[in-house]
Context: one part of a larger RNA
RNA sequence: UCUGGCGAGUAACUCGUCGUUGGCAAGGUUAAGGAUCUCAGAUCCGGAGCCGUAGCGAAAGCGAGUCUGAAUAGGGCGAUUUAGUCAGCGGCGGUUGACGCGAAGCCGGGUGAUCUAUCCAUGUCCAGGUUGAAAUGCGGGUAACACCGCAUGAAGGACCGAACGGGUUGACGUUGAAAAGUCAUCCGAUGAGGUGUGGAUAGGGGUGAAAGGCCAAUCAAACCCGGAGAUAGCUCGUACUCCUCGAAAUAGCUUUAGGGCUAGCCUCGGUGGAUGUGCGCCGGAGGUAGAGCACUGACAGGGCUAGGGCCGUCACAACGGUACCGAUCCCUAUCAAACUCCGAAUGCCGGUGUCAUGAACCCCGGGAGUCAGCCCACGUGGGAUAAGCUGCGUGGACGAGAGGGGGAGAACCCAGACCGCCAAUUAAGGUCCCUAAGUGUGACUUCAGUGAUAAAGGAGGUGGAUCCGCCCAGACAACCAGUAUGUUGGCUUAGAGGCAGCCAUCAUUUAAAGAGUGCGUAAAAGCUCACUGGUCAAGUAGAUCUGCGCCGAUAAUUCUCGGGACUAAAGUCACCACCGAAAUUGCGGAAUGUCCAUCUUUGGAUGGAUGUUGGUAGAGGAGCAUUCCAGUUGCCUGUAAAGCGAAAACGCGAGUUUUCGUGGAGGUUCUGGAAAAGAUCAUGCCAGA
Numbered sequence: 001u002c003u004g005g006c007g008a009g010u011a012a013c014u015c016g017u018c019g020u021u022g023g024c025a026a027g028g029u030u031a032a033g034g035a036u037c038u039c040a041g042a043u044c045c046g047g048a049g050c051c052g053u054a055g056c057g058a059a060a061g062c063g064a065g066u067c068u069g070a071a072u073a074g075g076g077c078g079a080u081u082u083a084g085u086c087a088g089c090g091g092c093g094g095u096u097g098a099c100g101c102g103a104a105g106c107c108g109g110g111u112g113a114u115c116u117a118u119c120c121a122u123g124u125c126c127a128g129g130u131u132g133a134a135a136u137g138c139g140g141g142u143a144a145c146a147c148c149g150c151a152u153g154a155a156g157g158a159c160c161g162a163a164c165g166g167g168u169u170g171a172c173g174u175u176g177a178a179a180a181g182u183c184a185u186c187c188g189a190u191g192a193g194g195u196g197u198g199g200a201u202a203g204g205g206g207u208g209a210a211a212g213g214c215c216a217a218u219c220a221a222a223c224c225c226g227g228a229g230a231u232a233g234c235u236c237g238u239a240c241u242c243c244u245c246g247a248a249a250u251a252g253c254u255u256u257a258g259g260g261c262u263a264g265c266c267u268c269g270g271u272g273g274a275u276g277u278g279c280g281c282c283g284g285a286g287g288u289a290g291a292g293c294a295c296u297g298a299c300a301g302g303g304c305u306a307g308g309g310c311c312g313u314c315a316c317a318a319c320g321g322u323a324c325c326g327a328u329c330c331c332u333a334u335c336a337a338a339c340u341c342c343g344a345a346u347g348c349c350g351g352u353g354u355c356a357u358g359a360a361c362c363c364c365g366g367g368a369g370u371c372a373g374c375c376c377a378c379g380u381g382g383g384a385u386a387a388g389c390u391g392c393g394u395g396g397a398c399g400a401g402a403g404g405g406g407g408a409g410a411a412c413c414c415a416g417a418c419c420g421c422c423a424a425u426u427a428a429g430g431u432c433c434c435u436a437a438g439u440g441u442g443a444c445u446u447c448a449g450u451g452a453u454a455a456a457g458g459a460g461g462u463g464g465a466u467c468c469g470c471c472c473a474g475a476c477a478a479c480c481a482g483u484a485u486g487u488u489g490g491c492u493u494a495g496a497g498g499c500a501g502c503c504a505u506c507a508u509u510u511a512a513a514g515a516g517u518g519c520g521u522a523a524a525a526g527c528u529c530a531c532u533g534g535u536c537a538a539g540u541a542g543a544u545c546u547g548c549g550c551c552g553a554u555a556a557u558u559c560u561c562g563g564g565a566c567u568a569a570a571g572u573c574a575c576c577a578c579c580g581a582a583a584u585u586g587c588g589g590a591a592u593g594u595c596c597a598u599c600u601u602u603g604g605a606u607g608g609a610u611g612u613u614g615g616u617a618g619a620g621g622a623g624c625a626u627u628c629c630a631g632u633u634g635c636c637u638g639u640a641a642a643g644c645g646a647a648a649a650c651g652c653g654a655g656u657u658u659u660c661g662u663g664g665a666g667g668u669u670c671u672g673g674a675a676a677a678g679a680u681c682a683u684g685c686c687a688g689a
Stems, first nucleotide, its partner, number of pairs: 001689006011096003015093010027051003033045005055062002065077004099237002102234001106227006117201009126191001128160003131156001135152006164188003169184004203219001205215003240623006250263005264370002266367005272362002276357003279353006290342001291340002296336003300332004307325002309322005373398001375396008403414003418589004423585003429579003432564003438576001440575006451566001457551002461548007469540002478535005484508003489503003514529001518527002590613010624678001626675006634668003643662008
């Protein structure tokens, strides 16, 4: 990993509630028990009891009333409206383990010290080598000791090092040779030493030179059995088919937040009622958007001015000045979720309609699921006018939605899939090739591969529109020539001669020429400009708005519009055609709601009309298959049952039937009944491969 088998909403209860079928009905019904029979059963007795027929009160009690109360008051609950009950079945609930599997744990009773910890008793073991304490003897020495030397001696948690014990470092081993080892290396090795045998201590207990270590490969509380199917608001799993409808991820409360309860939203059944929704019209309430400054505040400049500061005259008071601050008031100009003199559009409420829709609405009851939502657009709070961020509101989508487009892509755009068709028309989006359809038409734009990312800002890119100058009496650019005189203006200065700086900036000659635009000199000089003439000959200078482009433009191995490629196959405006989906249409078929007709044994069948048929959680409906039972001493079956293999047909489907082969002895149509009643999935269990 595969195959086969097993594997999860069950059962009990005189329990509750609702539905349904049936019996009886102001009643309904028996239980235990008994009798009889064709004896796991049926029939008949059995009225104890239970429910209902009357309620109210804590109760005594009273009673269509009663309780409260002083009350003939008011109020509460009732009556005035009668349907129940028993049995079967079904939905849901309750109590039980209650859909299945799954803890870590808790408690009780036992079993363990053959491992290991410590202790007790009794044994046993430690090659060889080294060192040489005390003490003693002899000699020296001392007054005597002390002390010194040489011998002898043998001590030690002494030294080196086997056995033995340990486990330092490294490598290997890591589905090992081994559930702790091997090799090398290392430590202790007469001691707090090692070891044999027998014995002691037991689970909240032991033992511990103490690591929460060890107590049989198990230890922050051993192991075995039991309570026991502990509990698990958690995770996983939960098995055939078709049909109808179809959610929620919200509110309130919650030791509550990934769980609940009630409501909301879904479904099924039921009784009534013109109730709902949309649109039109009529009538309302309101303080948002916007706007405004009349209030509350904020806030820019100015004016007037009370008050203050400073300066002066003065200092007793007072007066004057002020380009300082400045309440109020005035003018100009603004801002506000918690400002409003104002004030929409929508939305909301009510009424109405000869309109549309048609049970969509309200009510009663059975069953749910949902309580992590998410993205997009718009209005907003938080955040940084960040987030694929977070909260709220309105709408849409996904969730639970397939199909086409968007290169790919839950949510964007188009569009809501009953089934079939080798038919048609369109949507979004596209039409050079990949790739279905235009190398379509007309008029423009762009040269940047812009298209095919981005700002402030920058630029004689280029198209369009507008405004204002100069210009054939010759503009603009270029070239040729002139650009002078008083004068080196005055001042300043070492100098200052157009050109460091300050002041003034006149006049003359002229076609024109500044008391000088820039470069330059120490200062002059020199070059140049303004200005003028000539040559030439038709446009030229500036500004504003706007279309499309340019720069700004940096990411790590080779670049990208989906790619190829494209100068249109890019962009703008207009137009024609075509392609393009499960949309729409055509043809055929199916199911289902409503209405009508016909037939009919209450069920229902057939036909017609008209709607509908995406779907998770979930509600409802109709079926298929499996095992067993009754009718059944039946029926099928060796002229071949079940099972298995294959094909064909039938059924929307679960499946069914037939035939052939295999197989070789059982099977069970039909109508009902009863369930151990359906598995690709639980890191499921068992077996096999």